[in-house]
């Protein structure tokens, strides 16, 4: 880097450094930011994908399911993936509508 599967309205921030941007892309909206943005570092936390333990299932293993957990690998810690469009369907219109595309993360495989 392209692929497969799952999840994405919950949750969780302080300090240092830095010095003007940031909220993935394009357009629009709306926000955050000199009471200090992004990036980087430290510490803390959240969650439970991988993971650990136990139980059920099974001849056994594997798979699947349930409960508990958090040592380790990732990830995350403003706002729904901030919202809408760049697609389709439903609806008279509207909308926290349903799905898709795109994106993010994890696991797997090349």
């Nucleotide at each position: 880097u392209a692929g497969u599967u799952a999840u994405c309205a919950a949750g969780a921030a302080a300090g240092g450094u830095g010095g003007a941007g940031g909220g993935a892309a394009u357009a629009g909206a709306c926000c955050c930011a000199a009471u200090g943005a992004a990036g980087c570092c430290u510490u803390a936390g959240c969650a439970a994908c991988c993971c650990u333990u136990u139980g059920u299932u099974c001849c056994u293993u594997a798979u699947a399911c349930a409960a508990a957990g958090a040592a380790g690998g990732u990830g995350c810690u403003a706002a729904a993936u901030u919202c809408u469009a760049u697609c389709c369907c439903a609806u008279a219109u509207u909308u926290u509508g349903g799905g898709g595309c795109a994106g993010a993360u994890a696991a797997c495989a090349a």
Model confidence (mean pLDDT): 78 of 100.
The RNA shown here (SAM riboswitch aptamer (S box leader)) has 110 nucleotides.
The sequence was found by an Rfam model in a public genome assembly.